Transfer RNA from Dictyostelium discoideum AX4, 73 nucleotides, folded computationally. It matches the Rfam family "tRNA". Rfam describes the family as follows. Transfer RNA (tRNA) molecules are approximately 80 nucleotides in length. RNAcentral records the identical sequence in 5 taxa. Its mean pLDDT, the model's own confidence on a scale to 100, is 83.

C1' cells in the first nucleotide's frame, strides 16, 4: 500500500425489518446473618469510536476519518 473484521456503562457481551439501548459481571445502598460471605431487592452509571450525510426518525443505512486485530504484495 490494498482487504476483510471489530469499536455499545469500570470489564464482557446482546440489540432482528430502522421508531430509540438490554443483560452478565463489577460499583453503591438496604434486607438477610452474631459478623463475613452467599442469596434477596433497589439504585447509579451510556455524547453506541470520532466527523458529516440521507430520513419525519439511525447503535442498525451512506461517505471519510481513528483506534485495535488479521490477511496479503
Nucleotide at each position: 500500500g490494498c482487504c476483510c473484521g471489530u469499536u455499545u456503562a469500570g470489564c464482557a457481551a446482546a440489540g432482528u425489518u430502522g421508531g430509540a439501548a438490554u443483560u452478565g459481571c463489577g460499583g453503591c445502598a438496604g434486607c438477610c446473618u452474631u459478623c463475613u460471605a452467599a442469596g434477596c431487592u433497589g439504585c447509579a452509571g451510556g455524547u453506541c469510536g470520532u466527523g458529516g450525510g440521507a430520513u419525519c426518525g439511525a447503535g442498525a443505512c451512506c461517505c471519510a476519518c481513528a483506534a485495535u486485530g488479521g490477511g496479503u504484495g